[in-house]
Context: one part of a larger RNA
RNA sequence: UGACGGGGGCCCGCACAAGCGGUGGAGCAUGUGGUUUAAUUCGAAGCAACGCGCAGAACCUUACCAGCCCUUGACAUCCCGUGACCGCCCUAGAGAUGGGGUUUUCCCUUCGGGGACACGGAGACAGGUGCUGCAUGGCUGUCGUCAGCUCGUGUCGUGAGAUGUUGGGUUAAGUCCCGCAACGAGCGCAACCCUCGCCUUCAGUUGCCAUCAGUUCGGCUGGGCACUCUGAAGGAACUGCCGGUGACAAGCCGGAGGAAGGUGGGGAUGACGUCAAGUCCUCAUGGCCCUUACGGGCUGGGCUACACACGUGCUACAAUGGCGACUACAGUGGGCAGCGACACAGCGAUGUGAAGCUAAUCUCCAAAAGUCGUCUCAGUUCGGAUUGCACUCUGCAACUCGGGUGCAUGAAGUCGGAAUCGCUAGUAAUCGUGGAUCAGCAUGCCACGGUGAAUACGUUCCCGGGCCUUGUACA
Repeated sequence: UGACGGGGGCCCGCACAAGCGGUGGAGCAUGUGGUUUAAUUCGAAGCAACGCGCAGAACCUUACCAGCCCUUGACAUCCCGUGACCGCCCUAGAGAUGGGGUUUUCCCUUCGGGGACACGGAGACAGGUGCUGCAUGGCUGUCGUCAGCUCGUGUCGUGAGAUGUUGGGUUAAGUCCCGCAACGAGCGCAACCCUCGCCUUCAGUUGCCAUCAGUUCGGCUGGGCACUCUGAAGGAACUGCCGGUGACAAGCCGGAGGAAGGUGGGGAUGACGUCAAGUCCUCAUGGCCCUUACGGGCUGGGCUACACACGUGCUACAAUGGCGACUACAGUGGGCAGCGACACAGCGAUGUGAAGCUAAUCUCCAAAAGUCGUCUCAGUUCGGAUUGCACUCUGCAACUCGGGUGCAUGAAGUCGGAAUCGCUAGUAAUCGUGGAUCAGCAUGCCACGGUGAAUACGUUCCCGGGCCUUGUACA
């Protein structure tokens, strides 16, 4: 100087407390461990691995296993020789790959040759998701959006170092004020950026309809751009004003005005560093290793196994509910190998026909809520696992191993031990919707809106963190 303390002081955080809803019990989905296996590819491991890499394993993916094949190779550059290549047909085979036939004779040219492509050959080489993340770059997680981390000059100390950065107040903040052997400065904080909330101006189609006219009653048509909205530029909030308090400061408390008030809400933004944290399987790369194989191709299988254990979720156990009928209201996004209105067929998944739309034009497109009826506390008209039969969609192909529909079947489960998680407001809870990936497949992920709470006395305690101080046989 740090680190540590079941030392002290001050302070903060959904850290506790106060509340609301869960997990832990059940069934299923998914990941992991274990076990099994020819293989169940590999990585991730307390927080910070475990719906993680995987924004989508039937083939492909695929890295694994079995079998069948290739050896200058699926891919790149260089040399030599031959020839266009492609396409089509027959045939062996699970296919990769072979055999046979047919067709065709590339472009430029100074006619020497050159260029692209295909086949054959020789070797230099290719290739490796093989090892080492403890050789590395890059990227990322984490402490933590915590308020810290440092430097120049000066001063003090033999020196390591100290001071500044400590102290008194204050703040979300090393934020600001005051003081001070310090005076300044840098990286962080804040602001500048995006978005939501108010207003103005400009613009008016595909959007809108107050006034006027027509109307098939549909903003449908004429018309209009006031309103809604869209999207560009501005304004607006600064403790600016008033009162109190404070040290005459910084600030704090209350009030006015205001759409908004003291950082207005949300996002992006992550200092010096820590964990030899993670990744050699994104990529790049040193070293090591393989080279008729640890490279390459193909078919089939596996990654989907199942006495069990754990994590994360979904659905429930019902009456604030289930079922039936009627009926209202969004926002974000997507769409041409696409979205598909509408009509018809079907109980339905879906099929057939088909308008419009490269989209503020057409389309995908709401649910919970509400009203009425029924069920009356039961393993039920709760719950839907499991299983049988029949169909449907995607796709070369749904056996291992996809999604959906109908009929039948109707398991566990009556609110969950010890323990444990999230959340402070348009939040939790609850309801549906969209998108990426994607032929098909979502209870996951990322977004969107609808309905919409309770509680916070307080900081003694648990956890994590910041500052000062103290002890230490630790570095």

The part of an RNA shown here (small-subunit ribosomal RNA, 3' major domain) has 475 nucleotides and comes from Rhodospira trueperi. The prediction has a mean pLDDT of 84. The organism belongs to Rhodospira, within Bacteria.